[in-house]
Bacterial RNase P class A from an Alphaproteobacteria bacterium, 372 nucleotides, folded computationally. The prediction has a mean pLDDT of 75. Its Rfam family is "Bacterial RNase P class A". Rfam classes the family as a ribozyme. About the family: Ribonuclease P (RNase P) is a ubiquitous endoribonuclease, found in archaea, bacteria and eukarya as well as chloroplasts and mitochondria. Rfam links the family to the GO terms dimeric ribonuclease P complex, ribonuclease P activity and tRNA processing.

RNA sequence: UCAGAUGGCUGGAUGACCGCGGGGGUUCGCCUUCGAGGAAAGUCCGGGCUCCACGGAGACAUGGUGCCGGGUAACGCCCGGCGGGGGCGACCCCAGGGAUAGCGCCACAGAGAACAGACCGCCGGCGUCCGCGCCGGUCAGGGUGAAACGGUGGGGUAAGAGCCCACCGCGGUCCCGGCAACGGGAACGGCACGGCAAGCCCCACCAGGAGCAAGACCGAAUAGGGGUGGCAUAUGGGCCUGUCUUCGGCUCGCCGCCCGGGUUGGUCGCGCGAGGCGCCCGGCGACGGGCGUCCCAGAGGAAUGGUCAUCCAUCCGCUUGGGCAUCCGCUCACGCGGGGGACAGAACCCGGCUUACAGGCCAUCUGACGCU
Numbered sequence: 001u002c003a004g005a006u007g008g009c010u011g012g013a014u015g016a017c018c019g020c021g022g023g024g025g026u027u028c029g030c031c032u033u034c035g036a037g038g039a040a041a042g043u044c045c046g047g048g049c050u051c052c053a054c055g056g057a058g059a060c061a062u063g064g065u066g067c068c069g070g071g072u073a074a075c076g077c078c079c080g081g082c083g084g085g086g087g088c089g090a091c092c093c094c095a096g097g098g099a100u101a102g103c104g105c106c107a108c109a110g111a112g113a114a115c116a117g118a119c120c121g122c123c124g125g126c127g128u129c130c131g132c133g134c135c136g137g138u139c140a141g142g143g144u145g146a147a148a149c150g151g152u153g154g155g156g157u158a159a160g161a162g163c164c165c166a167c168c169g170c171g172g173u174c175c176c177g178g179c180a181a182c183g184g185g186a187a188c189g190g191c192a193c194g195g196c197a198a199g200c201c202c203c204a205c206c207a208g209g210a211g212c213a214a215g216a217c218c219g220a221a222u223a224g225g226g227g228u229g230g231c232a233u234a235u236g237g238g239c240c241u242g243u244c245u246u247c248g249g250c251u252c253g254c255c256g257c258c259c260g261g262g263u264u265g266g267u268c269g270c271g272c273g274a275g276g277c278g279c280c281c282g283g284c285g286a287c288g289g290g291c292g293u294c295c296c297a298g299a300g301g302a303a304u305g306g307u308c309a310u311c312c313a314u315c316c317g318c319u320u321g322g323g324c325a326u327c328c329g330c331u332c333a334c335g336c337g338g339g340g341g342a343c344a345g346a347a348c349c350c351g352g353c354u355u356a357c358a359g360g361c362c363a364u365c366u367g368a369c370g371c372u
Base pairs, nucleotide, nucleotide: 001368002367003366004365005364006363007362008361009360010359012311013310014309015308016307017306018305020035021034022033023032024031025030037343041354042353044352045351046350047349048348049211050210051209052208062207063206064205065204066203067081068080069079070078071077082096083094084093085092086091097202098201102200103199104196105195106194119142120141121138122137123136124135125134126133127132150168151167152166153165154164155163169191170189171188173186174185175184176183177182215268216267217266218265225259226258227257228256229255230254231253236252237251238250239249240248275294276293277292278291279290280289281288282287312341314339315338316337317336318335320333321332322331323330324329
């Protein structure tokens, strides 16, 4: 210098004017203070909080989780390891319990797919019209497949085969290291035990339900319900047509007080919290402990905005100058002009995960090349 890996940070700044929401003050004119995010998003996990249900224990069903150890309020999250896979490497990825409890499945191709299996080939015997045919042996070779019933080499054999041997793999046993997952070693066993549990299943562990429209409180006028007291009470009042009369039909009242329900509405829940920042200590780390300091949106169908100016990151064009280069051109600096800042928008709160994100910056590390 180029190409990468991992972990973080930031994601416009300042000023003027005009506005919006919450809190506080006010001489009611206004003043003052605070006002989105790392994801506020998806609503996928786990909690707090609230109401409902629930005597204890166990069993069953259903759902979830699934290597080991640790962290945490908890988790399906995080950290550190283990095993497997990928990369030259930094590093990355894993839906990673059990296939000796049982059942089931293994497409296509292939002779044969789990009680293995002779298509070609090889070997032996018999026959032969000398092309080959029949019977038997063989899984070493070829071929098929995701997978062919241990692998490589040697011995052995008619040809072969764990048939025998060495090494590797596998299995259970023992020893050593480790809390453990697991790793290393020894002797033994001739190989018996294919794969799939994101098929049923088995094992271990976890799990009551609903959610801030949770839920609590207040509650005027009008209308309705109940109680009580007073008044009125049918020769009466009200309605049936805008008014009056008659006839007809339907209906039963007024006032006060109390109680309860409840529409619209108001208040709380609702912003001091598993809180932010700094330092120190313990720990490899996730994280824990201590001290100091700060108060930091709230809400309700929903405020957090707009205009202008200057500047900054950065992009494009032009002029001038420098460097490299045979050329096309590349690159640096000043100036001028133009453009120009992503994803996104709290609604009870918190811890995670996932997804979106223009550009910029930092730290550690890896590989290659060059120079000293």